[in-house]
RNA sequence: GGGGCCGUAGCUCAAUUGGGAGAGCGUCUGUAUGGCAUACAGAAGGCAGAGGGUUCGAAUCCCUUCGGCUCCA
Numbered sequence: 001g002g003g004g005c006c007g008u009a010g011c012u013c014a015a016u017u018g019g020g021a022g023a024g025c026g027u028c029u030g031u032a033u034g035g036c037a038u039a040c041a042g043a044a045g046g047c048a049g050a051g052g053g054u055u056c057g058a059a060u061c062c063c064u065u066c067g068g069c070u071c072c073a
Base pairs, nucleotide, nucleotide: 001072002071003070004069005068006067007066010025011024012023013022019056027043028042029041030040031039032038049065050064051063052062053061
């Protein structure tokens, strides 16, 4: 220098390929217990690495760019 993959909640990752942004763990609250652990119920928490474009509509398609991993030279 060129190619590929990845970037979504505090962490690990989904989202059936354009149409309501979710799960597990964690955090908080409540109930059960004398208390802890544990179980159950509920809640808070992300506009999707950044910017732009296409579209009625974008995490998803296109362009630019940043970072990480990897292959080639």

Source information
RNAcentral holds the sequence, with entries from ENA. A computed fold for a 73-nucleotide RNA from a Chloroflexota bacterium, annotated as transfer RNA. The source organism's lineage runs through Bacteria, Bacillati and Chloroflexota. Its mean pLDDT, the model's own confidence on a scale to 100, is 81. Its Rfam family is "tRNA". By type it is a transfer RNA.